[in-house]
Context: one part of a larger RNA
RNA sequence: CGCAAAAAAUCCUGAGGGGAGUCACGGAUAGUACGAGAGGACCUCCGUGAACCAACCUCUGGUGUACCAGCUCUCUUGCCAAAGGGACUGCUGGGUAGCUAAGUUGGGUCAGGAUAAGUGCUGAAGGCAUCUAAGCACGAAGCCAACCCCAAGAUUAGGAUUUUUGCCCCUCCUUGGAGAUGACAAGGUUGAUAGGGUACAGGUGGAAGGCCAGUAAUGGCUUAAGCCGAGUACUACUAAUGGGG
Numbered sequence: 001c002g003c004a005a006a007a008a009a010u011c012c013u014g015a016g017g018g019g020a021g022u023c024a025c026g027g028a029u030a031g032u033a034c035g036a037g038a039g040g041a042c043c044u045c046c047g048u049g050a051a052c053c054a055a056c057c058u059c060u061g062g063u064g065u066a067c068c069a070g071c072u073c074u075c076u077u078g079c080c081a082a083a084g085g086g087a088c089u090g091c092u093g094g095g096u097a098g099c100u101a102a103g104u105u106g107g108g109u110c111a112g113g114a115u116a117a118g119u120g121c122u123g124a125a126g127g128c129a130u131c132u133a134a135g136c137a138c139g140a141a142g143c144c145a146a147c148c149c150c151a152a153g154a155u156u157a158g159g160a161u162u163u164u165u166g167c168c169c170c171u172c173c174u175u176g177g178a179g180a181u182g183a184c185a186a187g188g189u190u191g192a193u194a195g196g197g198u199a200c201a202g203g204u205g206g207a208a209g210g211c212c213a214g215u216a217a218u219g220g221c222u223u224a225a226g227c228c229g230a231g232u233a234c235u236a237c238u239a240a241u242g243g244g245g
Stems, first nucleotide, its partner, number of pairs: 001153001005165008016150004022050007034039001052107005060101004067094005072087006112144002118138004169245003172188005193239003196235005202228003209222005
């Protein structure tokens, strides 16, 4: 810009396009058919895996440079104690959310149609024969569908429902399930969008101070303590003002 009112919202149709499509082993049939024996099936059914693909984070783990603890040297807070800065995140042990695989869950199937090689029926040319010439029936991991996804710029521009005719959107702001920027998504006081606060989950692992025991190092009690990034719920305390197009 188009889709011959302009918009908003919800739900469809599916022209067309894309994805997937794999393999192995075990059990039963059956030690059957076959075979002198050795050996050893087709068909059919059931199961387990490998690799691959997708989604996810409950579990197992990884990461987790603004979480917790321990430790060393040094500087500072006058000193002790307690803290803070630097030393690769100073080093070490753990670890929430998120992101992840080695983790978890799921997938490939079946049934249909038309066929390939091939197998046939009927059957002439050519009194026979012949799967083919007319006709008819089967027959693949392959093809078309079937399964999953996208999809009306499918200009053949489709369909259904609701709302408005002062509505819709933007700018701006608070943001993140989004993200290079646009965009997308959640919100902007008729408000839980972010921060803060409260509670909980979860992590660390028993704070400081005080008291007690010990000459002391240290230990015990107060105390499952103290601290806590991203998580869940609640809460207008702070900020989403006002205006413009």